[in-house]
Molecule: FMN riboswitch aptamer (RFN element)
Organism: Caldicellulosiruptor acetigenus
This record gives sequence, C1' cells and structure tokens, in this order.
RNA sequence: UCCUUCGGGGCGGGGUGAAAUUCCCCACUGGCGGUAAAAGCCCGCGAGCAAAAGCCAACAAGGCUUUUGCAGAACCGGUGAAAUUCCGGUGCCAACGGUGAAAGUCCGGAUGGGAGAAGGA
Repeated sequence: UCCUUCGGGGCGGGGUGAAAUUCCCCACUGGCGGUAAAAGCCCGCGAGCAAAAGCCAACAAGGCUUUUGCAGAACCGGUGAAAUUCCGGUGCCAACGGUGAAAGUCCGGAUGGGAGAAGGA
C1' cells in the first nucleotide's frame, strides 16, 4: 500500500384514553479507541444536522469528497501503589424523519454508512 471478513443493544407488566411499545408507574439497553485497573455519563472518535469549497450527473433529480461548525449524561463511600473505569449506594443521559398522542426501546433513511477489530498478500 492492497485484499477479505467482522463491526449497536433494549417495552415485558400495569394505569389513563377514542387513540399511546410515544404520556404516567414499574421494567429494559449501553458502538469504537485511550487511560497507572475493566468506563453509556473522564479524554477523544463514530453515526446525525448545518455551512463553504470542489467534483460526478443533464447548468436534472440526486450523489460523492474535503474543511469548518453544532451535537448527551456522575456523584458519594469502600478496596488499592494506581480506579469519576472495580465493589456498594443513589442518580443521570440517549440524533434525524414518521406516527390515531409527545418514542433511547416501534417504523424509516439503512441490503446504507461507520469509529475500529481480526486475518491475508
């Protein structure tokens, strides 16, 4: 440098209602790399949105690349040489579009993209 493969989880019960897996009570889930020691909430990355520039397309629809910007959450106690990462306790957070009613858990973009991981030449 090239190739191959892999690469995101979760609504179960009850209540109200004409209608809710969207509201209320209980429940459930946690991508990737880093780190004195194992992390959703420490640092960063990814998906998403916006703008600018360039390119493909037919001065279409639409798509691609680069750059910039936007974008979530944790404390207390314990052990220890070392932990906002382990143990105990109590909390908190979760893109965009859709929907008979407001969604982390349903449907959709997505048979997509992807941080990256493993293997091979």